[in-house]
RNA sequence: ACGAUGGAGAGUUUGAUCCUGGCUCAGGAUGAACGCUAGCGGCAGGCCUAAUACAUGCAAGUCAAGGGGUUCAGCAAUGGACACCGGCGGACGGGUGCGUAACGCGUACACAACGUACCCAAGGGCGGGGGAAAGCGGCGGGAAACUGCCGGUAAUACCCCAUGGUAUCACAUUUUGGCAUCAUUAUGUGAUUAAAGUACAAGCGCCCUUGGAUCGGUGUGCGUUCGAUUAGCUAGUUGGCGGGGUAACGGCCCACCAAGGCUCCGAUCGAUAGGGGGUGUGAGAGCAUGGCCCCCCACACGGGUACUGAGACACGGACCCGACUCCUACGGGAGGCAGCAGUAAGGAAUAUUGGACAAUGGGCGGAAGCCUGAUCCAGCCAUGCCGCGUGAAGGACGAAGGCGCUCAGCGUUGUAAACUUCUUUUGGAUGGGAACAAUAAUCGAGACUUGUCUUGACUUGAGGGUACCAUCAGAAUAAGCACCGGCUAACUCCGUGCCAGCAGCCGCGGUAAUACGGAGGGUGCAAGCGUUAUCCGGAAUCACUGGGUUUAAAGGGUGCGUAGGCGGUCUUGUAAGUCAGUCGUGAAAUCGCUGGGCUCAACCCAUGCAAUUGCGAUUGAUACUGCGAGACUUGAAUGGGGUUAAGGCAGGCGGAAUGUGGCAUGUAGCGGUGAAAUGCUUAGAUAUGUCGCAGAACACCGAUUGCGAAGGCAGCCAGCUGGGCCUGUAUUGACGCUGAGGCACGAAAGCGUGGGGAGCAAACAGGAUUAGAUACCCUGGUAGUCCACGCCCUAAACGAUGCUCACUUGCUGUUCCUCUUUCGGGGGGAGUGGCGUAGGGAAACCGGUAAGUGAGCCACCUGGGGAGUACGCCCGCAAGGGUGAAACUCAAAGGAAUUGACGGGGGUCCGCACAAGCGGUGGAGCAUGUGGUUUAAUUCGAUGAUACGCGAGGAACCUUACCUGGGCUAGAAUGCAUUUGGAAUAUGGAUGAAAGUUCAUAGCCUUUCGGGGCCACUUGCAAGGUGCUGCAUGGCUGUCGUCAGCUCGUGUCGUGAGAUGUUGGGUUAAGUCCCGCAACGAGCGCAACCCCCGUGUCCAGUUGCCAGCAGUAAUGUUGGGGACUCUGGACAGACUGCCGCCGCAAGGUGUGGAAGGUGGGGACGACGUCAAGUCAUCAUGGCCUUUAUGCCCAGGGCUACACACGUGCUACAAUGGGGUGAACAGAGGGCAGCUACCGCGCGAGCGGAUGCGAAUCUCAGAAAACACCCCCCAGUUCGGAUUGGAGUCUGCAACCCGACUCCAUGAAGGUGGAAUCGCUAGUAAUCGCGCAUCAGCCAUGGCGCGGUGAAUACGUUCCCGGACCUUGUACACACCGCCCGUCAAGCCAUGGGAGCUUGGGGCGCCUGAAGACGGUGACUUUGAUGGGAGCUGCCUAAGGCGAAACAGGUGACUGGGGCUAAGUCGUAACAAGGUAGCCGUACCGGAAGGUGCGGCUGGAAUACCUCCUUU
Repeated sequence: ACGAUGGAGAGUUUGAUCCUGGCUCAGGAUGAACGCUAGCGGCAGGCCUAAUACAUGCAAGUCAAGGGGUUCAGCAAUGGACACCGGCGGACGGGUGCGUAACGCGUACACAACGUACCCAAGGGCGGGGGAAAGCGGCGGGAAACUGCCGGUAAUACCCCAUGGUAUCACAUUUUGGCAUCAUUAUGUGAUUAAAGUACAAGCGCCCUUGGAUCGGUGUGCGUUCGAUUAGCUAGUUGGCGGGGUAACGGCCCACCAAGGCUCCGAUCGAUAGGGGGUGUGAGAGCAUGGCCCCCCACACGGGUACUGAGACACGGACCCGACUCCUACGGGAGGCAGCAGUAAGGAAUAUUGGACAAUGGGCGGAAGCCUGAUCCAGCCAUGCCGCGUGAAGGACGAAGGCGCUCAGCGUUGUAAACUUCUUUUGGAUGGGAACAAUAAUCGAGACUUGUCUUGACUUGAGGGUACCAUCAGAAUAAGCACCGGCUAACUCCGUGCCAGCAGCCGCGGUAAUACGGAGGGUGCAAGCGUUAUCCGGAAUCACUGGGUUUAAAGGGUGCGUAGGCGGUCUUGUAAGUCAGUCGUGAAAUCGCUGGGCUCAACCCAUGCAAUUGCGAUUGAUACUGCGAGACUUGAAUGGGGUUAAGGCAGGCGGAAUGUGGCAUGUAGCGGUGAAAUGCUUAGAUAUGUCGCAGAACACCGAUUGCGAAGGCAGCCAGCUGGGCCUGUAUUGACGCUGAGGCACGAAAGCGUGGGGAGCAAACAGGAUUAGAUACCCUGGUAGUCCACGCCCUAAACGAUGCUCACUUGCUGUUCCUCUUUCGGGGGGAGUGGCGUAGGGAAACCGGUAAGUGAGCCACCUGGGGAGUACGCCCGCAAGGGUGAAACUCAAAGGAAUUGACGGGGGUCCGCACAAGCGGUGGAGCAUGUGGUUUAAUUCGAUGAUACGCGAGGAACCUUACCUGGGCUAGAAUGCAUUUGGAAUAUGGAUGAAAGUUCAUAGCCUUUCGGGGCCACUUGCAAGGUGCUGCAUGGCUGUCGUCAGCUCGUGUCGUGAGAUGUUGGGUUAAGUCCCGCAACGAGCGCAACCCCCGUGUCCAGUUGCCAGCAGUAAUGUUGGGGACUCUGGACAGACUGCCGCCGCAAGGUGUGGAAGGUGGGGACGACGUCAAGUCAUCAUGGCCUUUAUGCCCAGGGCUACACACGUGCUACAAUGGGGUGAACAGAGGGCAGCUACCGCGCGAGCGGAUGCGAAUCUCAGAAAACACCCCCCAGUUCGGAUUGGAGUCUGCAACCCGACUCCAUGAAGGUGGAAUCGCUAGUAAUCGCGCAUCAGCCAUGGCGCGGUGAAUACGUUCCCGGACCUUGUACACACCGCCCGUCAAGCCAUGGGAGCUUGGGGCGCCUGAAGACGGUGACUUUGAUGGGAGCUGCCUAAGGCGAAACAGGUGACUGGGGCUAAGUCGUAACAAGGUAGCCGUACCGGAAGGUGCGGCUGGAAUACCUCCUUU
């Protein structure tokens, strides 16, 4: 340069990921329909359904220049009209798509096997004669339609004769051609058939022949839907000979002869369907489709038939049968809109009973012209395509209104409006106004070839006063529809509350819905917009272009082999495939390009171009493939030698074991299990010895070994037989590979017949287990397992991997053979294993034994379920096998891998987890909380662990939220504003349960004179609510758990989720630290830093202390002292720092030390989990309430009581109880308080009084302990409940409902079933003391304090909880998971089904119209060797009868299947799923299922062996 102009994806399976795979969406299209809406024009289109039925009108006539007539007008000439005879046309045009799977259509050929009216060209001809019959006239029949008889009549109607050849036939000769049958040229002879006329002979016609043109007919190649669950079909069938028939070939028809013809390259049958040009879509290849327009075909009420004709088996012709409709005088008749309108019906649905022949075209005619629902126009319809408009510019106070909000200010609607200026398409008014019309007719002129051409004038427009143009006024007349969760552009408010509803897929809605409905706003398109339906696309989701099959769907169980497909090297020929050129054809329209015309566009136009990817012909090329011929040896095979093995078949032999029989020994058990029992045994078992018998299987060798096509094959020996490998190279010379059908083999189970039967063992029986146990376990035990013969033909028949050939780094085992060797070894071939390179794969993984890279052939797959089921067919004795659907239903089903969680998986480790101990709970009484019940109310919350002496660290009123009753309403509190009034306040009265209501008296300050302070009232803004939602929230809290974990950055690995780090080896209380390591670092946690206790030092010395000195009746009371205790501040100390031992280190262990490896205790709680708890602490969104769900008050309730549970107290006694006496704390509290001391009281307490805001005073006696005495095992000197009586104290008030005291009473209870709790040292146990709350107290609770003060831990098997690693998983709401089957209920589709019924087709028989053909034809005919009526034969539409098949509908009943809200029974599967699971088969069982036999790993764990890799 040529060429090319074109290809997007998304949602949805999961916790997440990648893949597979289906479903769905975005695009375009339509003869559409429906919903809402609608201004105009142009161009197109308009019954897709009932080829259902049709009222009415129209759609095919014309010619008077073929004929005779009738009639009208006119005086006539003449002109008009009409029926008939005759001619031409009604075979075109127009409609429809029933039928048809076919030479029907398309395409390319052929006809030497044909026709063709009108038209064109050429040649020739047109002489003579005849007889009828319509109309008409007459007479009839009939309701009508129509029709009979008689009479006479013309012709371009009909007939006869003549003439005739380039026609036809026969014969003879002859030319040329063809693949052939044959065709053809020329000549001769013989025979046969013609004609029409017409008022002006101008024109129009007539006859014969040939040629042309046009249009038809016929044949052939190729192409042309689905079903094999349709595999065989065929009797005129296939062919021949001879006839008939046709325009023509032909079984087209007939007679005879032969036995053929078609078919897996799909015959026959069934279903569906007019075909093509084209149209829609698509990048294309394709896929789908065939409306309008064009070509062809078929059809014309259903069916049959022919006649006429050039042409028909004839849409608006005929005959017959049938169905239907109509008329009828009941005797008979008429009809065919799938022509244009129109009607009814059907349907989601499709128009006017319009105008005109002006144009184009058609028929007739010489012409004028007539006819033309063809056509041209108009009408209706947004049905589609195209164009235009509904205004344009300016205009911010960003108006009002709407809507929203963080709400009185913003945002948005929005330059939008108002307003100003401008324009006038469209619509309106007024006026003008086409083209389409000429090549026609008529008249005239001219020319020449005398019937044609040229030219002038004149006439003709349905559409239509339309298109178009001009003028005028005026923004004037004109916007909707759908959508706004994601896909998919567009968001808020209100209403609703799993309701109403939405939904194309995923999915929304259960009180804060961008998903429902409305609104505001927005987005998209726009006179339309959405919805529905259908097609293509996206879908590479049937893959030719362009897919797959180890595990996702998919390799046949295995081999042999037929057809078919594919095929080694060389030479040569050919040219079928293939490639190139040329020619013909591929109609037009359409699509594309170029240009043009309507103002643009749609649309239309150009004898425009291109294209039409095809078919045919021809010329050439010969690389490859094919075909023919020749050659070759490397593929393949055969022969020679050697070797190998559980290869196969049939026969013989052997020992061990088991069972059994005999005999013997011997005695009480044996056997079996988790434990037992059934069973066997004193009639002698088991055990032991010995002898015999029987059947089945072959220990060790033995192996990841070997052999075989697969199934499969194992003692030893010989026989028969198949295969592989190695070696050398002799022979053949492509003989090969694969392999649909086919044939053969084919584990186990199973079947038949006959044997055999030791052991084992489905079924079965019994025993156990269990809620049950049709199971797992046990004892028995039959088919079967074994043999022979015959079937069956399936398996997880697996390497889940078809066969063959070639190619592609390496390392390392092993079997067999062979070569070589320096005997160490090295090389080659064939098998069989492991690891890995490149590469592949979704990954797991595969990787010379491929799942890599290529080639050939076969098989198979196309979402899950329904279902390997049903029906049909084939096979089988049966069981069953093979082949193999649909309706319906779901949006998934699946593969691999990831992170978790879980496991009646594994490993390691921890914890008062178990164990070892001590003491409790569960039994009693009481206290307290809860459930339940009750109640007017028993307020509310908390509910496994993690609610239950919890919120509550104080319910008689209050609290208080609950109930009953009485009251208040801007309210019980506070602020601000406002109106009016009054000081505030104090006191008193009435009423009342109180709250409240109400009355009376007293009573101001300040001021700039407006007012202010204070109070009340009115109004307003903020009220109030322990009302709801803890599943709208904040905050706080519980729990896992003081468990050691949870993460990030960068890097690296992986397609990715993710992984690595954080795993590993050690160590620790600890992800604590060390070492190693594709990781290196870091953060939140752990630890430490904080507080208390434990040792010491220093400082300080009151209220504390008192050694020494002084002092006191006595007391640290005092002087004094700081030593000690103590107080409370600061330091020190402990860090695995040092030393010994072990260890690489981290660390472990010991010594020292008050304390030692975290010294003890506290505070401190990672990422997160439980929608954990709390709206009643508080805060808070939303909702609800406002003379009440708010507020005040009185009384009641929260304290109830058949019961049940939790937590406690006190006990049951002697380690005790009681009495007496002489011991010793710590930490706290105290002014509306703690109270010494004294007095009184038995006592609780009371009356006085004192100290102390507290190291000073006080509560305050600590108790257990210790000493002595009593009690003597009992319902007691245990125990104290309960009850009676009497009191004290607090408080307005102890009735419901306080505590305490005294006297009396003296219940249960004698150590607690199953079960269960706490605790590892100053701990448990036990003893008392204090404090908070608080008037008091139901405190035995809670929080603290000290006193006394143990036992035990072998250990980690088990229970519980937790951590890490690993493994399996069908779990992810995460095992409290998932999930299977029966049964029961509802709904849906479907199989079978006694039957019933419908349909189409075939077969046989009977009857048989019209009609053609044949025969006859006594009757008829001026025609007579002719024609016809009639009669008859054959065929036939149709009808009837019959047997069978096929397809559909329906059907009592019945079978399974699917779906459905939380039904019933069990628990089969997923973890080792608690008996590993699954496959095939057989038996059994309510059900999942169980068991037997064989197989598989798609089984976990563990151990051993072997192999490989790394160090």
The prediction has a mean pLDDT of 83. A computed fold for a 1511-nucleotide RNA from a Lewinellaceae bacterium, annotated as small-subunit ribosomal RNA. Rfam family: Bacterial small subunit ribosomal RNA.